[in-house]
RNA sequence: UCAGAUGGCCGGAUGGCCGCUCCCCUGCCGCAAGCCGGCCGGGGGGAGGAAAGUCCGGGCUCCACGGAAACACGGUGCCGGGUAACGCCCGGCGGGGGCGACCCCAGGGAAAGUGCCACAGAGAACAGACCGCCGGCCGGCCCAACGGGCCAUUGGCCGGUAAGGGUGAAAAGGUGCGGUAAGAGCGCACCGCGCCGCUGGCAACAGGGGCGGCAUGGUAAACCCCACCGGGAGCAAGGCCAAAUAGGGACAACAGGCCGCAUUGCGGCAGGCGGGUUUCCGCGCCGGUUGUCCGGGUCGGCUGCAUGAGGCAUACGGUAACGUAUGUCCCAGAUGAAUGGUCAUCAUCCGCAUCGCGCGGAUACAGAACCCGGCUUACAGGCCGUCUGACAAU
RNA sequence: GAUCGCUUAGCUCAGCCGGUAGAGCAACUGACUUUUAAUCAGUAGGUCGAGAGUUCGAAUCUCUCAGCGAUCACCA
Numbered sequence: 001u002c003a004g005a006u007g008g009c010c011g012g013a014u015g016g017c018c019g020c021u022c023c024c025c026u027g028c029c030g031c032a033a034g035c036c037g038g039c040c041g042g043g044g045g046g047a048g049g050a051a052a053g054u055c056c057g058g059g060c061u062c063c064a065c066g067g068a069a070a071c072a073c074g075g076u077g078c079c080g081g082g083u084a085a086c087g088c089c090c091g092g093c094g095g096g097g098g099c100g101a102c103c104c105c106a107g108g109g110a111a112a113g114u115g116c117c118a119c120a121g122a123g124a125a126c127a128g129a130c131c132g133c134c135g136g137c138c139g140g141c142c143c144a145a146c147g148g149g150c151c152a153u154u155g156g157c158c159g160g161u162a163a164g165g166g167u168g169a170a171a172a173g174g175u176g177c178g179g180u181a182a183g184a185g186c187g188c189a190c191c192g193c194g195c196c197g198c199u200g201g202c203a204a205c206a207g208g209g210g211c212g213g214c215a216u217g218g219u220a221a222a223c224c225c226c227a228c229c230g231g232g233a234g235c236a237a238g239g240c241c242a243a244a245u246a247g248g249g250a251c252a253a254c255a256g257g258c259c260g261c262a263u264u265g266c267g268g269c270a271g272g273c274g275g276g277u278u279u280c281c282g283c284g285c286c287g288g289u290u291g292u293c294c295g296g297g298u299c300g301g302c303u304g305c306a307u308g309a310g311g312c313a314u315a316c317g318g319u320a321a322c323g324u325a326u327g328u329c330c331c332a333g334a335u336g337a338a339u340g341g342u343c344a345u346c347a348u349c350c351g352c353a354u355c356g357c358g359c360g361g362a363u364a365c366a367g368a369a370c371c372c373g374g375c376u377u378a379c380a381g382g383c384c385g386u387c388u389g390a391c392a393a394u
Numbered sequence: 395g396a397u398c399g400c401u402u403a404g405c406u407c408a409g410c411c412g413g414u415a416g417a418g419c420a421a422c423u424g425a426c427u428u429u430u431a432a433u434c435a436g437u438a439g440g441u442c443g444a445g446a447g448u449u450c451g452a453a454u455c456u457c458u459c460a461g462c463g464a465u466c467a468c469c470a
Base pairs, nucleotide, nucleotide: 001390002389003388004387005386006385007384008383009382010381012346013345014344015343016342017341018340020046021045022044023043024042025041027039028038029037030036031034048365052376053375055374056373057372058371059370060234061233062232063231073230074229075228076227077226078092079091080090081089082088093107094105095104096103097102108225109224113223114222115219116218117217130165131164132161133160134159135158136157137156138155139151140150141149142148143147173191174190175189176188177187178186192214193212194211195210196209198207199206200205238303239302240301241300248294249293250292251291252290253289254288257269258268259267260266261265273287274286275285310329311328312327313326314325315324316323317322347363348362349361350360351359352358395466396465397464398463399462400461401460404419405418406417407416413450421437422436423435424434425433443459444458445457446456447455
């Protein structure tokens, strides 16, 4: 210099003007007198690294439940650690890729059992003879003939064989030497595999030794087995206040008048909001109207709801994730839903012009809604650190 | 905001404990008919919403996205 790998951070900047929303302070006004409402002024805060997807894990709330366990269902799955918890993070192990820095892996069990392995192929899990290889039997000719020689190496039958060809994703340990009629763990060496000790490591695992001739192909993101975890629902959870109308309940009223005596009282008469028990009255029953009160509850409002597994700095422990201690800070809270608009300068990018340093345009992805820890996905551009390879120079 | 479901031919749907995708209607061609419809015979049309992973092999199993749809509080 070129090409890469990896970790972290920022994600338009500054100022002016005009607005929106929340909190605090001061003053004024209003009434129904409350830490109420309105207004002027002052001060302060006002989107994110993903606020997103709602994929995991919690806090919180309600419901269920005597405690715990089990069945079923769902999830997770190498080992150790971190954490409130996790399927997340850190460190290590094993496997795979890359010259390398480094990256990727749902990475328990296939020797508990069941299922599946299409097509092709002879044979696909109690393996299997299509071609091939090898052995035996069945040929022709000649001669001095119950024996021998020569030619042909084709076809058929029987048997052996997993070396070679061929099929397939996969062919029943691999390579080499020996061995054999040809072959074969048939024998041997190395590798792989299984079993049993040893050494190192908390462990996963690694190294090495002995024995075994090989006896168990793949698939569990198929059923399943083993270990561990999980009660269900979700802020539209839950709690409080509470209008009009309708509906529910309780209580009360629905009659006062006329006549006589007589003087503010007594007696009598008809009658009693409707129905109904035989007539009248009273009581009780059913219903109606009016009034008062009560409770549920709709619209609506308040709360939950902004101090939290919180942020920042320093020190210490730890390889790290992270933890401990001290100090310091308070940092969005809307609800048809605020967080905006505009101007100036600068920054970046694009286009046009071209050497005038101009003109024009644009500002990535996206936007809180109870809160928090993660994961995943989207993202213009920029900054910082560490490391690898190649080339060149010293 | 939260909880669920669906996506396969032009349309409506099967196929979903894996083996290479079908049915009906529609379209096109031919026959029948004077012609059309109906009927009969035949043909074409699919990256199974997208991308990864598991597997020899994925529409199907798993994960991540995209689009579409449904439901919800209280009381009676």